[in-house]
Molecule: small-subunit ribosomal RNA
Organism: uncultured prokaryote
């Protein structure tokens, strides 16, 4: 100090989350030791038992218990007696019990903190000073006797003491009253010195020193009261108060002021600077965190307060309204003889309960401290110690060194082995903190006291000696032994240090956030390994931090992200121009006091160190006092003119209000002309019209709005304002002077204005037009469109008070580069202008901004004031309050649930957005498909099996370029199990193979016959069997993959380097203007270059040349034949096959800057890419293929492997695709005559001959091929058929055959004869093709024994038509635009309804709670009155009164829970209905 998370990516806004520290903690896991600290945060819930406050005999009467002594009796170890002594129960009396200890209920308060004051006060014990202590008296407890009662306890009688009580005396003094005086003070007053009057004291004891007592003064200590300032939340709590506020008199408080109380008088007091009310809470020193400012906190320790079962009350006392005192009331518990009584752990232990959770019914008064006492001493759960608990902090240890064959084992891997665990272990040496045993052994202790000594001294002071230790035989020390006694926890996807294997398979589970898991999970569970801190580690809870993100002072914002009030006026408040004067409140400086201690920090010191502790210092940033300074702010006073305003003059405008007037248009009425339609729409219909519409003419009336001018023009605070004119009225502006003299700015609350719609009353109503009706559209159409049409729109008056009331930009003031337009003025003679003031606009610099943008009309730089914001949803909702006639407005939450919601910009994709361009894309044509029959493929169905794959374009005559067996992967049945094949290896044998026989469907099984080669004799080769090792799988996953392929698409695109621009994603280049088939080329240009694509290079073809001529050719020469290049020969030609040439917009004309384009141009075999092929950029579709092959993982192993026979892949109601043949005369049939190219051929093609109607058969020859052979058809020439289901068409079926093959039944092809189905040109639709193309005609060939081939791949023959053109359909390219899409429009997304869950509002009511009010009753008790009874008296009993806790009754308010039913909200893989929004989202 930051990080993760919104997006395809980016910047920003903004929330959520994490890493840190802390705790009186707790949970699960684990645990060796010690020191120091801490330990009911919950039920101020209830408490058994023990202890926690007593002491004094030197105050007293005394003697119950104990001890001693004495006496008596006798039973000689017992009883009785004696207060005699030590002592002492109960009692009287004194002091203490108001401290110490506990808790945090209450309390938002002078309770606390801090600083002052008391001239308004008290203070026992203590210190000091002064004075005094004379006399008298009567009781009472106890004891004794008696009585009541279960008890607690109470009553009566007799008798008695005091330092208990009463009375009298004395009075420097004190108090009170009157009065004189000194000094002083902030008012009342205080103080000094007097006078007079009244009133009030005392206690003894003693060893005679004293102790104790009374009165008074002073001090100290402790307290009381008052005041300034500070000290929670809520305004959805705005008014509150009746002793309330003040005054006067009196009273009370015998400590004091005071409405503290009372009588009377007045009507005040408090409050938006937050009264009152409700909720919450003890306050502080401190503690935690933070850089700090702050925020949170108040457990332990210290200070203050409050409380003591709940409520009230007083008594005693110096002090209490009293934790271990009293009385009363209430609740609860206990005892009881039922009549009555007792009690209060929020003291220390402990128990129950509650709870996630918090200890021993311990020891000692040794120390420190407290009470009493003269003292010894007693008491002390205060305190000091110990026990329990890893609750925290701190320290120590669990060894150290060497040791590689890198052991065994585990785990992993590319696996003959390697890596890791790991120098880790074993083993060797060393050490002994700790541990065990034994031995020694503290400090904390010095006083008091006792004895002695000294100072003349039984006191006092000093000294010497003695006495006293809970902890504890503890800390600590020494000796011996021996690595001996001692390591777990969490995590390992990113944040965040640390990675692999196995299991699981959106299951089980994890998770702080993002998220992980659907068969290869570093995220689940286990293991190995690693990382972290370590006697702990992790989780949970809470606080601060990070968060500069709801108090942003330090230190935020408001055009578009949340956020400027709709606008103005304006009280309070805040802020405020220049010079001067006084003052000194703020401010600044110094001084004094205080800011308790502890804590924190620093130095030093003590425990072996540290934690911890001691000591000193600093600090405690605060408050108060006082002295000074006077710049600034405030305040006082004088003054100034520049801010602000006023007057005079000019001129401006749809500024406002009221009245009058005008024309056009529209509608309506009546009249006229006139006739069949009008109107309306995408197209129609409803509607109007022969009862005369629409149209046209002239005319009358009505209401509303004001064309042109008209404008990025004007005016107004905003809303808003438009024909002309009149009246009234407001305002800004300009110029020049004059006047006032800071009079100003902003503005919570308040007041006023405030579009449209809406409401009320009364008018008005032409046009338009919610609702409504009808017609259309549509699946529907409660809409869009059409025909009508009511409220309303208009006027007057009154409400409402909201709008995207927007510049999404509050008001005011000052300052800050330029260019340009315009409105109203001024300057100027002016049309000219670097002029000037006030407005309204555009562009731009700096700056600002997340960017878009803004930029003197700021969103720049500063100042003042106001308003508002703090994640999205729930929600501008609920409740409450308030305004309104209502509609509704204003104010304005929470529960719940999400991790985003959002802004700007970027790249894509998309659009029923735009522009440009291309393509057999459309159009123009030609021929098909879809109808028929058949072939073939697919779906479906069927089946034992109909093996599998391919499924929009981009599957369907596809894998398959040949399913009768085989193929074959499928089914049924029968066999085999190291296997059907191959390799290496071990051993054996000499064969194996094969023949034959039997069984069998075959595979196979059983039997039988026969039987190696070479040799240097060592062996080698071969074969079979056998051993061992490697098998095999067309089983799954193409969504784990390689390779290959399809498609977009032969479309023109896709990128990079450097530079530049941008915060960045990205952009530029690649855009623009032309051009091209082309990102082809040219020009321009912050780009310059380059790569993959395009083109070219390659092949075929079209022309020609050269070379070469066999098997090809034959012009010339010769020969031969019935005839033929048949032969000799020839290379001329064709051809063959090798190499060249040729085409480049090169030339011309026109256009153009160029690139290039155009031309029936020339030339040329070919002309603008000559034609065709091969060639397929970056990428897309998780496209296809694990069944071509390869390959990871998973699965099977007497089977999912393998062998065999038979069957199936050929099924058949049906649907689809692709083809073939046709429907005929441009044709069929018959006869005759021609012309190719490219291929194939020896298990082959076969001439020729013979036979057969034929398929073919039997002979025979040539050819391993430019030699032989397979081998043409349309066409052409004739004949016939004559428009018919035919001499078209050939399906189907019957019969007979041929061929291949082990075998044609399922299931082959072909031939002949016979049979002769549908079909007469095919609906919607849809496909191909732009020239040697379509169409049409045959030929060849791969596969192959044969063939289901009408398919595929090639080849040649004949050989067209048409293209105006780019509006539309489809696909594509480029630029631009919008976007809420990015899985990218097959996108996203809204609402109702249905289902489940969750929280919440309303609700007839029901049930509680706290507080207040009124009335009734009213204990104890203080006060008061009385007091015939008691008492000598003081006084008391009794009775009455006031007040009050509590109780009761009543009506309201507030608040909480619950409630049939009901309202909306949120959430939930696949529900229903539509399609509202995002593109012009299809009606912006």
């Nucleotide at each position: 100090a930051g990080a993760g998370u919104u997006u395809g990516a980016u910047c920003c806004u903004g929330g959520c989350u994490c890493a840190g520290g802390a705790u009186g903690a707790a949970c699960g896991c684990u645990a060796g030791c010690g020191g120091c600290a801490g330990g009911c945060u919950u039920a101020a819930c209830a408490c058994a038992u023990g202890c926690a406050a007593g002491u004094c005999g030197a105050g007293g009467g005394g003697u119950a218990a104990c001890a001693g002594g004495g006496a008596a009796g006798c039973u000689u170890g017992c009883u009785u007696c004696c207060g005699c002594u030590g002592a002492c129960g109960a009692c009287c009396g004194g002091c203490g019990c108001a401290c110490g200890g506990g808790u945090g209920c209450g309390u938002a308060a002078c309770g606390c903190g801090u600083a002052u004051g008391c001239a308004a006060c008290c203070u026992a014990c203590c210190u000091u000073u002064u004075a005094c202590a004379g006399g008298a008296g009567g009781a009472u407890a106890g004891c004794c006797c008696g009585a009541a009662g279960a008890a607690a306890u109470u009553c009566g009688g007799a008798u008695u003491a005091a330092u208990a009580c009463u009375c009298c005396a004395u009075a420097c003094u004190a108090u009170u009253g009157u009065u004189u005086u000194u000094u002083c003070g902030c008012a009342u007053g205080a103080u000094u010195a007097g006078a007079c009057a009244a009133u009030a004291a005392a206690a003894g004891u003693u060893c005679c020193g004293g102790c104790g007592g009374u009165a008074a003064g002073a001090g100290a200590u402790g307290g009381g009261c008052a005041u300034g300032c500070g000290u929670g939340a809520c305004a959805u709590u705005a008014g509150c108060u009746a002793g309330u506020u003040g005054g006067u008199g009196a009273g009370u408080u015998a400590a004091a002021c005071g409405g503290c109380u009372u009588a009377c008088c007045a009507a005040g007091a408090c409050u938006u600077c937050g009264a009152u009310g409700u909720c919450u809470a003890g306050g502080g020193g401190u503690u935690c965190u933070g850089a700090g400012a702050g925020g949170a906190u108040u457990g332990u320790c210290c200070c203050c307060c409050a409380c003591a079962c709940u409520g009230g009350u007083a008594c005693u006392g110096a002090g209490a309204c009293a934790c271990g005192g009293a009385c009363c009331a209430g609740a609860c518990u206990c005892c009881u003889a039922c009549g009555g009584g007792a009690g209060g752990c929020a003291g220390c232990a402990g128990u129950g309960a509650g709870g996630a959770a918090u200890a021993u019914u311990g020891g000692u008064c040794a120390a420190u401290g407290g009470u009493c006492g003269a003292a010894a001493g007693a008491c002390u759960g205060a305190a000091c110690c110990a026990g329990c608990c890893a609750u925290g902090c701190c320290g120590c240890g669990u060894g150290c060194a060497g040791g590689a064959u890198g052991a065994c084992g585990g785990c992993g891997c590319u696996a003959u082995g390697c890596g890791u665990u790991g120098u880790a272990a074993a083993c060797u040496g060393c050490u002994u903190u700790u541990c065990u045993a034994c031995a020694g052994g503290a400090a904390g202790a010095a006083a008091c006291c006792u004895a002695c000594u000294u100072a003349a001294g039984u006191g006092u002071a000093a000294g010497u000696a003695g006495c006293u230790g809970c902890c504890g035989g503890u800390a600590c020390u020494g000796u011996a032994g021996g690595a001996a006694u001692a390591a777990g926890c969490a995590c390992c996807g990113g944040c965040u240090a640390a990675c692999u294997c196995c299991g699981u398979g959106c299951c089980a589970g994890c998770a702080g956030c993002c998220g992980c898991g659907g068969u290869a999970a570093u995220a689940c569970g286990g293991a190995g390994g690693g990382u972290g801190a370590g006697a702990g580690a992790c989780u949970u809870a809470u606080c601060c931090g990070g968060a500069u993100u709801u108090c942003a002072u330090u230190g935020g914002g408001u055009u578009u992200a949340a956020a400027g009030g709709g606008u103005g006026c304006g009280c309070a408040g805040g802020c405020g121009g220049g010079c001067u004067u006084g003052u000194a409140a703020g401010u600044c400086a110094g001084u004094g006091g205080u800011g308790a201690a502890a804590u924190u920090c620093u130095g030093c010191c003590g425990c072996u160190u540290a934690a911890c502790g001691g000591u000193a210092g600093a600090a405690c940033u605060g408050c108060c006092u006082u002295u000074g300074a006077u710049a600034c702010u405030g305040u006082u006073a004088u003054u100034c003119u520049u801010g602000a305003g006023u007057u005079c003059a000019g001129a401006u405008g749809a500024g406002g209000u009221g009245g009058g007037c005008g024309g056009a248009a529209u509608g309506u009425g009546a009249c006229a002309u006139g006739u069949a339609g009008c109107g309306g729409u995408g197209a129609a219909a409803u509607g109007c019209a022969u009862a005369g519409a629409u149209a046209u003419g002239a005319u009358a009336c009505a209401g509303a709005a004001c064309a042109c001018c008209g404008a990025u023009a004007g005016c107004g605070a905003a809303g808003g304002c438009a024909g002309c004119u009149c009246a009234c009225u407001a305002a800004a502006c300009u110029a020049u002077a004059a006047c006032u003299g800071a009079c100003g700015c902003u503005c919570a609350g308040g007041c006023a204005c405030g579009a449209a719609a809406g409401c009320g009353u009364g008018g008005g109503g032409a046009g338009c037009g919610a609702a409504c009706a009808g017609g259309a559209u549509u699946a529907g159409a409660u809409a869009c469109c059409c025909u009508g049409g009511u409220a309303g729109u208009c006027c007057a008056c009154g409400c409402c008070g909201u709008a995207a009331a927007c510049g999404a930009u509050g008001a005011u003031c000052a300052c800050u580069c330029g260019c340009u337009g315009u409105u109203g003025g001024c300057g100027a003679u002016a049309a000219a202008c670097a002029g000037u003031c006030a407005g309204c606009g555009g562009c731009c610099a700096a700056g600002c901004g997340a960017a878009a943008g803004u930029a003197a009309u700021a969103a720049g730089u500063g100042a003042u004031c106001c308003a508002c914001c703090u994640g999205g949803g729930g929600a501008g909702u609920a409740c409450g309050a308030u305004c309104g006639c209502a509609a509704g407005g204003u104010u304005g939450a929470a529960a719940c649930a999400c991790a985003a919601a959002g802004g700007a910009a970027u790249u894509g994709a998309c659009g029923g957005g735009g522009g440009c361009c291309c393509g057999c894309a459309c159009a123009u044509g030609c021929g098909g498909u879809g109808g028929a029959g058949c072939a073939u493929g697919u779906g479906g169905u069927u089946u034992a099996a109909u093996u599998c794959g391919a499924u929009c374009a981009u599957a369907c005559g596809c894998g398959a370029g040949g399913a009768a067996c085989c193929u074959u992967a499928c089914c049924u049945g029968g066999g085999c199990u190291u296997a059907a094949a191959u390799g290496u290896u071990u051993a054996a044998u000499g064969a194996c193979c094969g023949g034959c026989u039997g069984g069998g469907a075959a595979a196979c099984c059983a039997g039988u016959c026969u039987u190696c080669u070479c040799u240097u004799c060592g062996g080698a080769g071969c074969a079979u069997u056998u051993u061992a090792c490697a098998a095999g799988g067309u089983g799954c996953u193409g969504c784990a993959u390689g390779g290959u392929u399809g498609u977009c698409g032969u479309c023109a695109g896709c990128u990079c380097g450097u530079g530049c621009c941008g915060u960045g994603a990205g952009g530029u280049g690649u855009c623009g203007g032309g051009u091209u088939a082309a990102g082809u080329c040219c020009c321009a240009u912050a780009a310059c270059g380059a790569g993959c694509g395009c083109a070219a290079c390659c092949c075929c073809u079209a022309u020609u040349c050269u070379u070469a001529g066999u098997u090809g050719c034959c012009a010339u020469c010769a020969g031969a034949u019935a005839a033929u290049g048949c032969u000799g020969g020839g290379g001329a030609c064709u051809c063959u096959a090798a190499g060249g040439a040729a085409a480049c917009u090169g030339c011309c004309u026109a256009c153009g800057c160029a690139a290039g384009u155009a031309g029936u141009g020339a030339g040329g075999a070919a002309g603008g890419u000559g034609g065709g092929g091969a060639u397929g950029a970056c990428g897309u579709c998780a496209a296809a293929u694990c069944a071509g092959c390869a390959c990871g993982g998973c699965c099977c192993u007497u089977a999912u492997g393998u062998c065999c026979a038979g069957g199936g892949c050929u099924a058949c109601a049906c649907a689809c695709g692709u083809g073939c043949u046709a429907c005929a005369a441009u044709g069929g049939u018959c006869g005759g005559u021609a012309c190719a190219g490219a291929g194939g051929g020896u298990c082959g093609c076969u001439a020729c001959c013979u036979g057969g109607u034929g398929a073919c058969a039997g002979g025979a020859u040539g050819c391993u091929a430019a030699u032989c052979u397979c081998a043409a058809a349309a066409a052409c020439c004739g004949a016939u058929c004559u428009c018919a289901g035919u001499u078209c068409g050939g399906a189907u079926c019957g019969a007979a055959g041929u061929c291949u093959g082990c075998a044609a039944c399922u299931c082959g092809a072909c031939u002949u004869c016979g049979u002769g189905a549908a079909g007469c040109u095919g609906g919607a639709u849809u496909c191909g093709c732009u020239a040697g193309u379509a169409a049409u005609c045959g030929c060849a060939u791969a596969u192959c024994a044969g063939c289901a081939a009408u398919g595929g791949u090639g080849c040649g023959g004949u050989g067209a038509a048409u293209a105006c053109g780019u509006u539309c359909c489809c696909g594509g390219g480029c630029c631009u635009u919008g976007u809420a899409c990015a899985c990218a429009c097959c996108g996203c997304c809204c609402g109702u309804c249905a289902a489940g869950c969750c929280a919440u509002g309303g609700a007839a009511g029901c049930u509680g709670g706290g507080g207040g009010u009124a009335c009734c009753u009213g204990a104890a008790g203080u006060c008061u009155g009385u007091g015939a009874c008691c008492g000598c008296a003081a006084g008391g009993a009794g009775c009455g009164g006031c007040c009050u806790a509590g109780g009761g009754u009543a009506a309201a308010a507030c608040u909480a829970g619950u409630g049939a039913c009901u309202g909306g909200g949120g959430c939930u893989a696949a529900g229903u209905c539509g399609u509202a929004a995002c593109a012009a989202g299809g009606u912006a």